Model confidence (mean pLDDT): 80 of 100. A computed fold for a 127-nucleotide RNA from Flammeovirgaceae bacterium UBA1842, annotated as SAM riboswitch aptamer (S box leader). It matches the Rfam family "SAM riboswitch aptamer (S box leader)". About the family: The SAM riboswitch is found upstream of a number of genes which code for proteins involved in methionine or cysteine biosynthesis in Gram-positive bacteria. Lineage of the source: Bacteria > Bacteroidota > Cytophagia > Cytophagales > Flammeovirgaceae. It was read from a public genome assembly, where an Rfam model found it.
RNA sequence: GAUUUAUAAAGAAGCGUGGAGAGACAGGCUCAAAGAAGCGCUAGCAACCAUCAGCCCACUGGCUGAAAGGUGCUAAAUCCUGAUCCCGGAACGUCUAUCAGGGGAUAGUCAAGGGAGAAUAUAAAUU
Numbered sequence: 001g002a003u004u005u006a007u008a009a010a011g012a013a014g015c016g017u018g019g020a021g022a023g024a025c026a027g028g029c030u031c032a033a034a035g036a037a038g039c040g041c042u043a044g045c046a047a048c049c050a051u052c053a054g055c056c057c058a059c060u061g062g063c064u065g066a067a068a069g070g071u072g073c074u075a076a077a078u079c080c081u082g083a084u085c086c087c088g089g090a091a092c093g094u095c096u097a098u099c100a101g102g103g104g105a106u107a108g109u110c111a112a113g114g115g116a117g118a119a120u121a122u123a124a125a126u127u
Base pairs, nucleotide, nucleotide: 001127002126003125004124005123006122007121008120013042014041015040016039017038021031022030023029025082026081027080028079043074044073045072048070049069051066052065053064054063055062056061078119084116085115086114087113093110095108096107097106098105099104
C1' cells in the first nucleotide's frame, strides 16, 4: 500500500517550544499573532485488541463485568455538502419525448426534505 470486518451526533487539555498556518481532498464555513502546524512534557477520554473474573456454549465462540498493557483520541455531527441508488415530489414554473395542432394533453425530468451509500479516519485480522 491492498482486502475484509467493526465503529464514527457521546466523551476528554494544560504547559513549554515553535513562529504561520490548520480543519484528508474540492467547495463552503470555521479555527489561528489573545499564537496555526510540528515537537516535548504532564494530565485526561474511550474501551478496538490483549489480560483477568463470572455466565452460556462446544466454536475455541458469545454475553456481562473489572482493570488499563498495545493502539487510538482530547474545537465545531467524521464541522457541513460531495459518486451512485432509493423514497419524496414543489407553481399558472424549467427542460425533454410523444400525441394533437392554436396553445393544449400525457409521460418523464429538475427543488426542499429523508434513507442507504461513497469517501475519510481509527481499530483488528489477512496479505